[in-house]
RNA sequence: AGAGUUUGAUCCUGGCUCAGAACGAACGCUGGCGGCGUGCUUAACACAUGCAAGUCGAGCGAGAAAGGAGCGCAAGCUCUGAGUAAAGCGGCGCACGGGUGCGUAACACGUGGGUAAUCUGCCUUCGAGACCGGAACAACUCUUCGAAAGGAGAGCUAAUACCGGAUACCGUCGGCGGCUCCUCGGAGUCGCCGGCAAAGGAUGGCCUCUGCAUGCAAGCUAUCGCUCGAAGAUGAGCCCGCGGCCCAUCAUGCUAGUUGGCGGGGUAACGGCCCACCAAGGCGACGACGGGUAGCUGGUCUGAGAGGACGAUCAGCCACACUGGAACUGAGACACGGUCCAGACUCCUACGGGAGGCAGCAGUGGGGAAUCUUGCGCAAUGGGCGAAAGCCUGACGCAGCAACGCCGCGUGAGUGAUGAAGGCCCUCGGGUCGUAAAGCUCUUUCGAGAGGGACGAACCGGCUGUGGGCUAAUAUCCCGCAGCCCUGACGGUACCUCGCGAAGAAGCACCGGCUAACUCUGUGCCAGCAGCCGCGGUAAUACAGAGGGUGCAAGCGUUGUUCGGAAUCAUUGGGCGUAAAGCGCGUGUAGGCGGCAUGGCUCGUCGGGUGUGAAAGCCCUCGGCUUAACCGAGGAAGUGCGCCCGAAACUACCAUGCUUGAGUACCGGAGAGGAUGGCAGAAUUCCCGGUGUAGAGGUGAAAUUCGUAGAUAUCGGGAGGAAUACCAGUGGCGAAGGCGGCCAUCUGGACGGUCACUGACGCUGAGACGCGAAAGCGUGGGGAGCAAACAGGAUUAGAUACCCUGGUAGUCCACGCUGUAAACGAUGGGCGCUAGGUGUCGCGGAUGUUGACCCCCGCGGCGCCGUCGCUAACGCAUUAAGCGCCCCGCCUGGGGAGUACGGCCGCAAGGCUAAAACUCAAAGGAAUUGACGGGGGCCCGCACAAGCGGUGGAGCAUGUGGUUUAAUUCGACGCAACGCGCAGAACCUUACCCAGGCUUGACAUCCCGGGAACUUUCCGGAGACGGAGAGGUGCCCGCAAGGGAACCCGGAGACAGGUGCUGCAUGGCUGUCGUCAGCUCGUGUCGUGAGAUGUUGGGUUAAGUCCCGCAACGAGCGCAACCCUCGCCUUUAGUUGCUACCAUUCAGAUGAGCACUCUAAAGGGACCGCCGGUGUCAAACCGGAGGAAGGUGGGGAUGACGUCAAGUCCUCAUGGCCUUUAUGCCUGGGGCUACACACGUGCUACAAUGGUCGGUACAAAGGGUCGCGAAGCCGCAAGGCGAAGCUAAUCUCAAAAAACCGGCCUCAGUUCGGAUUGGAGUCUGCAACUCGACUCCAUGAAGUCGGAAUCGCUAGUAAUCGCGGAUCAGCACGCCGCGGUGAAUACGUUCCCGGGCCUUGUACACACCGCCCGUCACACCAUGGGAGUUGAUCGUUCCAGAAGUCGUCGUGCUAACCGCAAGGAGGCAGACGCCCAAGGAACGGUUGGCGACUGGGGUGAAGUCGUAACAAGGUAGCCGUAGGGGAACCUGCGGCUG
Repeated sequence: AGAGUUUGAUCCUGGCUCAGAACGAACGCUGGCGGCGUGCUUAACACAUGCAAGUCGAGCGAGAAAGGAGCGCAAGCUCUGAGUAAAGCGGCGCACGGGUGCGUAACACGUGGGUAAUCUGCCUUCGAGACCGGAACAACUCUUCGAAAGGAGAGCUAAUACCGGAUACCGUCGGCGGCUCCUCGGAGUCGCCGGCAAAGGAUGGCCUCUGCAUGCAAGCUAUCGCUCGAAGAUGAGCCCGCGGCCCAUCAUGCUAGUUGGCGGGGUAACGGCCCACCAAGGCGACGACGGGUAGCUGGUCUGAGAGGACGAUCAGCCACACUGGAACUGAGACACGGUCCAGACUCCUACGGGAGGCAGCAGUGGGGAAUCUUGCGCAAUGGGCGAAAGCCUGACGCAGCAACGCCGCGUGAGUGAUGAAGGCCCUCGGGUCGUAAAGCUCUUUCGAGAGGGACGAACCGGCUGUGGGCUAAUAUCCCGCAGCCCUGACGGUACCUCGCGAAGAAGCACCGGCUAACUCUGUGCCAGCAGCCGCGGUAAUACAGAGGGUGCAAGCGUUGUUCGGAAUCAUUGGGCGUAAAGCGCGUGUAGGCGGCAUGGCUCGUCGGGUGUGAAAGCCCUCGGCUUAACCGAGGAAGUGCGCCCGAAACUACCAUGCUUGAGUACCGGAGAGGAUGGCAGAAUUCCCGGUGUAGAGGUGAAAUUCGUAGAUAUCGGGAGGAAUACCAGUGGCGAAGGCGGCCAUCUGGACGGUCACUGACGCUGAGACGCGAAAGCGUGGGGAGCAAACAGGAUUAGAUACCCUGGUAGUCCACGCUGUAAACGAUGGGCGCUAGGUGUCGCGGAUGUUGACCCCCGCGGCGCCGUCGCUAACGCAUUAAGCGCCCCGCCUGGGGAGUACGGCCGCAAGGCUAAAACUCAAAGGAAUUGACGGGGGCCCGCACAAGCGGUGGAGCAUGUGGUUUAAUUCGACGCAACGCGCAGAACCUUACCCAGGCUUGACAUCCCGGGAACUUUCCGGAGACGGAGAGGUGCCCGCAAGGGAACCCGGAGACAGGUGCUGCAUGGCUGUCGUCAGCUCGUGUCGUGAGAUGUUGGGUUAAGUCCCGCAACGAGCGCAACCCUCGCCUUUAGUUGCUACCAUUCAGAUGAGCACUCUAAAGGGACCGCCGGUGUCAAACCGGAGGAAGGUGGGGAUGACGUCAAGUCCUCAUGGCCUUUAUGCCUGGGGCUACACACGUGCUACAAUGGUCGGUACAAAGGGUCGCGAAGCCGCAAGGCGAAGCUAAUCUCAAAAAACCGGCCUCAGUUCGGAUUGGAGUCUGCAACUCGACUCCAUGAAGUCGGAAUCGCUAGUAAUCGCGGAUCAGCACGCCGCGGUGAAUACGUUCCCGGGCCUUGUACACACCGCCCGUCACACCAUGGGAGUUGAUCGUUCCAGAAGUCGUCGUGCUAACCGCAAGGAGGCAGACGCCCAAGGAACGGUUGGCGACUGGGGUGAAGUCGUAACAAGGUAGCCGUAGGGGAACCUGCGGCUG
């Protein structure tokens, strides 16, 4: 610091996701040790049991028992236990400490202030004092009630308990009077009057003074305690400024003690805190009120920071203590382990009543994914009480449990290559685990065992010594010093040492990309994985296992959550023309912002100082535990707030000016600016009349429609409504919507000029108000044309549309409503600045002038082009989308949805505001390359057209589908499968079926045994095969025995074999686009980039062929040429070829010859080379000459980058899989030849351009020894006999046929046609039944030129005629070749098909066989409405009213005081009243659950209907509105161009 993911690719926008860090965690797997921390986040749910707050006998009275000892026979007594235990009165504490986070959006918290509006026990300092009296109540005793808990009555008694009086400096309260200060409220202070204290108690010591006189008491003294007061310290109360959550779908809102005043009550204290009265205020868009959520902070986590999230542990504050209410006591409470009441719950009960409150520490149940021991100790620290010892202390210190976290350590170290065994992989060579192991050498942390063994301890206290103080005192007591003694839960722990021995100690996740780490096997869209993209459909680095690897490590992963990345809410630090986003437009309120100059002020601002910003934490330094975590000390920081001082530039404010911003005045012209009234002509329609006659109208073509009752056409007259041709513009005006004949009236704005006036009067503008196309609504008019709806006619598969004929609302007017549009420049308003050029509208200046125009200059408007700059690009560019400032509005992924609910508006339609659940991994913008278009341009091709002949109809042949079958083997499927693989299925072939056999096999290599090989006979059998014989011995080495090679037989196992599967694992080969003219590269240049340029353009060509031009210059694969063949010539050569001349013959048969033909080798020839014209001076084209041939001369071979997962595993090769007495091999037979049908390709025909008979010619190219086979003879023929010749320019197949000559047939199912069938044969072959070909005789079918549709061919071509060859024993209508005869037509490129180039649109890229919309049907999911129903919560009103404070009464009761007494004062019970919790009733608000039914929405491999959109998407699309329709949609009106 970034990365993955939208696309074919690119850039951008934008969301989703990942890598990081963190955690009070949980879960899974695993787990050696230690240190330090942490540990109910959920049910503030309920709690058994134990403990968590007591202490003081030095405040007071009273006071056991067990036990022990003694006496006694015993009962018992005495002493001790012991002034102990337990309890009571009294004091202090219990308001601290500990827990929890419910409530609370608040002065609760934080921060800074205030208190002149206050309190403060214990503590410290200081001052003063403590005198004289009195009356009770517990305990206790007795009686008594109750099951208990608990009481009741009577009686006794003490105090540091209670009460009265005295005194009271000071103080304080009340009253009166003065002075000082002040924030004018008050504060301080002085004087007078009245009121207000106490415990001289406790303990120790002493006898100086007094008394009894021993010693003690009074007393004195020390300490503690008491009272009043002053001050301090600490703590607390109250008030204020500022700060920190969400919702405005909570807003013309909230408020009755409400806001204020006067008076009073109350409090420690101000205050409506409370009350009476008076006034009518107070709060609120700077967010009141309401709703939701939440303890706040120091801090914690994250982050570069700003920020965001959080508020466990520790610390500060607050709140709470079963729920609600209340007060009492007290310095302090409205009180966690106190009281009272009410409620719920639990427990006890004798049913009458009682008891309880773990959100203290442990612990239990429950809830939950989840959170510990019913431990030890007061040794330390701290707290309460006490004079102290001490007691209490679940605070605390420790231990236990838990890898929950952080930190540290270990699980060994060195050496060790036959690179062991084994695993895994393998191309079988090897590689890897791997120095890893073993082995050898060494060490011993940690754990286990043994021994030693701390720090934490110093206090307090005691003893001794000593100094000081008080005192009459060397007593005591107090303060201090020194020494010694006493005290440890943790714990026999940390730590140290010893012996043994590598001994006891490694896992988890991941390995497709992001992201570090790859192979095998299994599985086969299954099982599964997955954070995102996505993997899995038979070779999966993505599932599962394994080997190996990577990363972390006593942990590792997963899940959840937070921050980060995310500049993805943007202060730092984003945007709004087209990606989401400028309000339709204006006027203007609040608010925000604001020109020049001077003076002042100092609010903001800036500087300095100061106080505060707790501690802990973070950071730095140093230090302590072996280190670290952890801990200690010091420092820094804490960006904040307060106060003081200073500065005065800027802002604000005050004051005074200025003119440039803004405005006013005057002059001038331009304009569809607005409103009202009037007028005009053209046209449409209608009515009347004339002329006139059969049509008109309408369309792609028609029809509906109108017309002989006279239309259309035409002429004249009239009516009525709406709109204003030309001018007209890329023009003008207006804020926008919008505005168009002419005239008049009223009226708004802008502009030019003058530079007189005002003097900042300005800009923007949340709310608000106004205007606002079309459609639509209301009322009333009007209605010519047009025209939703509607009707009819067409079109169509349908046609609720497009087209046509009609036609109503409406369109028009008046008044009122609606308030929306693609209301668009998809661009808010204002000001300033930043190159130009050009056009146009308005005005002015200057020149010129009599006037006008052009030219030049200025201002304002409307356009176009363009520099810088900006932009993702497109583009914008002084009319900014540039550079800046100010203000407003708006955006934050797509869908759900501009929808629901709520609110506001509307007559309605509907508008404005505006979510969520759920769902997706995208949705988008611009540009690029393609592909495509019922887009455009240019151009090719037997593509169409023009022609000729066919196919499609018939019969047959052949292939295919289908069907059948035991099998009908398999493959090929639009062009580009179908006379294709097959250039030849009777057996074989053969892969299929049935049956019979074989199992190292029919075939290959290796081993062992035997035998040469080989030839041959017989038997069984369908044969394979099985059985029995006979003959026969070779080659090499070796003396021999024997061995070896090839071959055969038998045997064992490695292995063979497979036309079994996968052509979607492959090689090779092939088809196709297409013999089309294209496809690319290097360098350069342009572009952010994909990419472009080159290759586009102008010409030209068959051609990316060539030329010219050009930011391109070159190059490669293609094209062309080079190759073969045919056509002309030359040379060479002359047999088997040829024969002009000579000789000879039936005959080039022979002699002879090599001129010719021919043969076959090498050359020549053609290049737009020459001439003319056209053309750009070019390329080239046209014409001509010459030439055998002319513009690639004809034909062939040759097939660019690529496309179709095209075809082939059955040619071959080959990975993987499958099979192994069979899916292999052998054999016999059958099948591939089936047959209701359908299609393709062919043959033969339908006839006279023919058929048939006879006769007569002329080829080329081939084949032939397992062969071609002549002559001759036989047969009607197929053929047979026969054998010459030929290994072929020699012999032979071999007859060429059409053609030509002649005869017959005469238009008919025929002398056409030959299918089919019967019979007889021939040939091949082991064998023609299934199932060959041919011949002869007989038979003689369909068929008379072929529907829709469709094929080939542009010249030696089509058509037609025959010949040959491959395969092959035989079998050819197929295929491959050969020659003979030999046409017609092409105007042309509109159309069909295919293709090339350029361009355009695109929502396509699997690329139009694309994409994609809506209804309907089915399943699932969330959600709105919904008669209602059921909760929660809040409010208002009313009823009721416990406990309790307060008030009133207080007839009952009553110790202290007064009084001689009676009685009183005072107090209490009790009663009543105010307030008030729970409870009850009614109404209402908010919110949740359920809900028959219902609405739409979302999602879901292969459902239905159509085709709306994307290409002019086949009617351009879209927006608003209205109507209509199964549905997408259609139509009307207005608008937009996207």

Overview: RNAcentral holds the sequence, with entries from SILVA. Predicted 3D model of a 1538-nucleotide RNA (small-subunit ribosomal RNA) from a Pseudomonadota bacterium. Its Rfam family is "Bacterial small subunit ribosomal RNA". The organism belongs to Pseudomonadota, within Bacteria.